[in-house]
Molecule: SAH (S-adenosyl-L-homocysteine) riboswitch aptamer
Organism: Crenobacter oryzisoli
RNA sequence: GUUUCCGGGGAGCGCUGCAAGGCCGUUCGGCCCCAGGCCCGGAGAUCCCAACGGCGCUCACCCAAC
Numbered sequence: 001g002u003u004u005c006c007g008g009g010g011a012g013c014g015c016u017g018c019a020a021g022g023c024c025g026u027u028c029g030g031c032c033c034c035a036g037g038c039c040c041g042g043a044g045a046u047c048c049c050a051a052c053g054g055c056g057c058u059c060a061c062c063c064a065a066c
Base pairs, nucleotide, nucleotide: 001046002045003044004043005042006041007040008039009038018037021032022031023030024029
């Protein structure tokens, strides 16, 4: 940086349907769903970057010389 999940952001009922998502079509689009997609906090996965990773001895392996 990307992504998934969890908690919170007062409670209840109803409506519309932008984005996202699903199905169909495959130039356009149609249908379904949809008023947390925003903010705060926490956890997981993944990618990139920076820094760190003591000293001595022994063994094994590789190269060169003898």